Small-subunit ribosomal RNA, 3' major domain from Bacteroidales bacterium UBA4893, 476 nucleotides, folded computationally. NCBI's taxonomy places the organism under Bacteria, Pseudomonadati, Bacteroidota, Bacteroidia, Bacteroidales.

[in-house]
Context: one part of a larger RNA
RNA sequence: UGACGGGGGCCCGCACAAGCGGAGGAGCAUGUGGUUUAAUUCGAUGAUACGCGAGGAACCUUACCUAGACUUGAACGUAGCAGUAAUAAUGUAGAAAUAUGUUAGCUAGUAAUAGACUGUUACGAGGUGCUGCAUGGUUGUCGUCAGCUCGUGCCGUGAGGUGUCAGGUUAAGUCCUAUAACGAGCGCAACCCUUACACUUAGUUGCCAGCAUAUAAAGAUGGGGACUCUAAGUGGACUGCCUGCGUAAGCAGAGAGGAAGGUGGGGAUGACGUCAAAUCAGCACGGCCCUUACGUCUAGGGCGACACACGUGCUACAAUGGUAGGUACAGAGGGCAGCUACAUAGUGAUAUGGUGCGAAUCUCAAAAGCCUAUCUCAGUUCGGAUCGGAGUCUGCAACCCGACUCUGUGAAGUUGGAUUCGCUAGUAAUCGCAGAUCAGCCAUGCUGCGGUGAAUACGUUCCCGGGCCUUGUACA
Numbered sequence: 001u002g003a004c005g006g007g008g009g010c011c012c013g014c015a016c017a018a019g020c021g022g023a024g025g026a027g028c029a030u031g032u033g034g035u036u037u038a039a040u041u042c043g044a045u046g047a048u049a050c051g052c053g054a055g056g057a058a059c060c061u062u063a064c065c066u067a068g069a070c071u072u073g074a075a076c077g078u079a080g081c082a083g084u085a086a087u088a089a090u091g092u093a094g095a096a097a098u099a100u101g102u103u104a105g106c107u108a109g110u111a112a113u114a115g116a117c118u119g120u121u122a123c124g125a126g127g128u129g130c131u132g133c134a135u136g137g138u139u140g141u142c143g144u145c146a147g148c149u150c151g152u153g154c155c156g157u158g159a160g161g162u163g164u165c166a167g168g169u170u171a172a173g174u175c176c177u178a179u180a181a182c183g184a185g186c187g188c189a190a191c192c193c194u195u196a197c198a199c200u201u202a203g204u205u206g207c208c209a210g211c212a213u214a215u216a217a218a219g220a221u222g223g224g225g226a227c228u229c230u231a232a233g234u235g236g237a238c239u240g241c242c243u244g245c246g247u248a249a250g251c252a253g254a255g256a257g258g259a260a261g262g263u264g265g266g267g268a269u270g271a272c273g274u275c276a277a278a279u280c281a282g283c284a285c286g287g288c289c290c291u292u293a294c295g296u297c298u299a300g301g302g303c304g305a306c307a308c309a310c311g312u313g314c315u316a317c318a319a320u321g322g323u324a325g326g327u328a329c330a331g332a333g334g335g336c337a338g339c340u341a342c343a344u345a346g347u348g349a350u351a352u353g354g355u356g357c358g359a360a361u362c363u364c365a366a367a368a369g370c371c372u373a374u375c376u377c378a379g380u381u382c383g384g385a386u387c388g389g390a391g392u393c394u395g396c397a398a399c400c401c402g403a404c405u406c407u408g409u410g411a412a413g414u415u416g417g418a419u420u421c422g423c424u425a426g427u428a429a430u431c432g433c434a435g436a437u438c439a440g441c442c443a444u445g446c447u448g449c450g451g452u453g454a455a456u457a458c459g460u461u462c463c464c465g466g467g468c469c470u471u472g473u474a475c476a
Base pairs, nucleotide, nucleotide: 001476002475003473004472005471007470008469009468010467011466012465013464015460016459019423020422021421022420023419026315027314028313029312030311031310032309033308034306035305042053043052064301065300066299067298068297069296070295076124077123078122079121080120081119082118083117084116087104088103089102090101091100092099093098106115107114108113126290127289129288130287131286135284136283137279138278139277140275142273147186148185149184150183151182152181153162154161155160166177167176168175192267193266194265195264197235198234199233200232201231202230203229207224208223211222212221213220238261241255242253243252244251245250304442317416321375322374323373324372325371326370327369333364334363335362338357339356342353343352344351345350382413387408388407389406390405391404392403393402429452430451431450432449433448434447435446
C1' cells in the first nucleotide's frame, strides 16, 4: 500500500421487513448429470453452466457410429498435355456414392486457333484434430456500482502519501464550504432514440365535422383538412417562481402554474480492473499432430436410449370456475415458390374453385371481457396424461423420429416438507397477438406487442451484496 476480520462508524440495493404471485408434491415439455449404447458428436458446470451455443436434429444439417468407396483429393486459381461442345434424354450393376454404355448435340474464324467443359500432370490442398494455460477478436461477472488515475507542487531516507481527507449534500468523486495543494483525464450527468403535451407544415392508401349522392348496411362516392392519425420541424421542465430552513450546495411543501416536477417513464450507453472466467466448434491465428487418413464422398443408424437425480417451464387440482350460444374492443409485426377475402365440399384438420394485394389501399386477425343458459362440490360436465381406431398436411421419404384433426379411452392430481424465487406501478398477476428460424415441426422456448390491472413498504435490529472512513493483523 492492499487484502481479510463471527472489529467499529456512516450509507445504499426487492438485501431484509410489509405484501402479491410462484418453485419444491402431480402429469407432460425441455436442458443437464448419471447409466446404457456400435454411436448416444462437441462445448457450457457456484453466484457468472443446466428452454445455454441451437433464432427450428426425419434426409440434409452432422461434427458421432456401422458399412461401401476416393487419394492432387469435395471447392477455387495458375501453367502444361490430351480430348470433346456445353448440355439434354436414356440403359445396366449398386443401398447410394460410383462404375460402365447408348442416342441427340457447337459458336467465331479461310485456317492456325480461341471460347466453354471434361480428363490428366505439376504447384498451391484438407482437418469441427490438440492446446482459450501461447493469442486476436468477442462475451459474462462484480456493476450502471462510483469509482480509477495523471501533471506540477508539497511531505517522507524510501515503499509511498497528499490531491481523492474533513463538515454538509447528492442517484452519483453530484455539488458546496473548509483545506499544501492547484489543475486535468477516464467514468457520473448531459448530448442520442422512444414515450407523455401543444403548435406549425403536409393530406394519400389514413380521417369524416358540416354539405350533397347512395345503400339492407357500410367513407361506398362527390367533396372536405375541422378532428383522429401519419411524419418532419419547433416549443415545453430549468428547483425557473412562491414560502420555510441553510453561509452555500441543497432540502421540505396535498404550494402556484402546468400535459408532465424535481434524473417525468423506458432504452441505448458498462471507467481502471477482477475471475490464467468463457469461446481454437462463428471467424482469425502461433505451436504441435494426421496426410491411401484424424482428409473426402455415400447409404443406413445415432444426436430422440432410460432404473434414476437436478434445473427451467407448461397444464392442472376447479364455481373469481367448466361447458354451450350470442356480442365488443388493440398494438406491434409478416406477406408473391407468399398472405389470402369470398363461395362450395367436409363434424374437422383441410381440399377445390376464385378475388384482392409486392400492401397506412388487400390479407393474416384477438383473447380475457360483456349478455343469456346450464353444471352444484363430486376425482365431477374439474383435469387432461396414456393408449386404440380413422384421417389431413408438409416433404424423394413421417418405422426408428413430424405437426394437426375426428372419435373412443379418461392416469396422476383435492394447493404441495425442509427450503427457495420474482416483483415497488401501468409494475406484479392475468389474457391473447405477432415475429425470427422455418418445406414441415416436436415453440409449453426466445424476442417483441398490446388488453384487463392490484397489494404493500413501519422501518434498517437481523440475512446477502456493495461503497466511503477508521482500527487490528503470525497474510501478500